[in-house]
Molecule: Glycine riboswitch aptamer
Organism: bovine gut metagenome
RNA sequence: UUUCUGGAGAACUCCUUAAGUGGGGUGCCGAAGGUGCAAGUCGGAAGACGAAUCUCUCAGGCAAAAGGACAGAAA
Numbered sequence: 001u002u003u004c005u006g007g008a009g010a011a012c013u014c015c016u017u018a019a020g021u022g023g024g025g026u027g028c029c030g031a032a033g034g035u036g037c038a039a040g041u042c043g044g045a046a047g048a049c050g051a052a053u054c055u056c057u058c059a060g061g062c063a064a065a066a067g068g069a070c071a072g073a074a075a
Stems, first nucleotide, its partner, number of pairs: 001075006011026001013025004027062003033058001034056001036054001040049003
C1' cells in the first nucleotide's frame, strides 16, 4: 500500500419545490481531511520547531446507503 472483517456520535427538523430534487433557516455531532496549542528543544533576544482519540467546528456528517479515525487477519 491492497483485500476482507469489525467500526461510534448527532433532527429521517422547519419553510419552499411535483420530487427522499434544488434552495433557504434553526438545532446538533466529531472518528475522512483540515485549524490551534503544552512540556520540551534551538536562540543573547524577538522568535522558530512542537503530539493527540485534546481543541475548533472550516470541511464533512445527523433514517438507510455511502463514508468512517482506529483495530484484527491476510498478501